[in-house]
Annotation
Predicted 3D model of an 89-nucleotide RNA (c-di-GMP-I riboswitch aptamer) from Moorella mulderi DSM 14980. The source organism's lineage runs through Bacteria, Bacillati, Bacillota, Neomoorellales and Neomoorella mulderi.
RNA sequence: UUACACUCAAGGCAAACCUGUCGAAAGGCAGGGGCGCAAAGCCAUAGGUUUAAAGCCCUUUGCAUGGGUAUGAUCGCCAGGCGGCCGUA
Numbered sequence: 001u002u003a004c005a006c007u008c009a010a011g012g013c014a015a016a017c018c019u020g021u022c023g024a025a026a027g028g029c030a031g032g033g034g035c036g037c038a039a040a041g042c043c044a045u046a047g048g049u050u051u052a053a054a055g056c057c058c059u060u061u062g063c064a065u066g067g068g069u070a071u072g073a074u075c076g077c078c079a080g081g082c083g084g085c086c087g088u089a
Stems, first nucleotide, its partner, number of pairs: 002089003012037002017032006035076001041082003045079001047077001048074003055069004
């Protein structure tokens, strides 16, 4: 440096749920809590999934209602990029 992820060591992160808070919502943040994770580290680039307040489109005589739509969200859905510890070859 490259590949690999059994083992050793040091560790790291933190699902569901509860409380508070932000948000229209999805969901995020903080504390508690641990389902699990060799990246469950970072990036929303490409897909998937998800929400629909505003705007836009459709429906209606019109309103209401309803439906569609991401510029919102999700990296613990998948791929890709960058990048880390110990170790083996």